[in-house]
Transfer RNA from Rubrobacter taiwanensis, 75 nucleotides, folded computationally.
């Protein structure tokens, strides 16, 4: 330099192949209920530029081009 794979919630990741109503789970945070307290359960909550620009389309996490950051292999 070439090639492939990878980026989506604070952390592991699913969802993309095959666009389509409000973007999801698991831990983890808050609150609350449970207890003598504390862990465990239980209950509702809060949290997302879906890397980043463009571009196709009525519509893009998803298709398509171009950076970016990472990883693996060749060289």
């Nucleotide at each position: 330099g070439g090639g492939c794979c990878u980026g989506u919630a604070g952390c592991u990741c699913a969802g993309c192949c095959c666009g389509g109503u409000u973007a999801g789970a698991g831990c983890g945070c808050c609150a609350c209920u449970c207890u003598g307290a504390u862990a465990a359960a239980g209950u509702g909550g809060a949290g997302g530029u879906c890397c980043c620009u463009g571009g196709u389309u009525c519509a893009a996490g998803u298709c398509c081009a171009g950076g970016c950051a990472g990883g693996c292999c060749c060289a």
Background: The coordinates come from a structure-prediction model, not an experiment, and the mean pLDDT is 84. Its Rfam family is "tRNA". Gene Ontology term of the family: triplet codon-amino acid adaptor activity.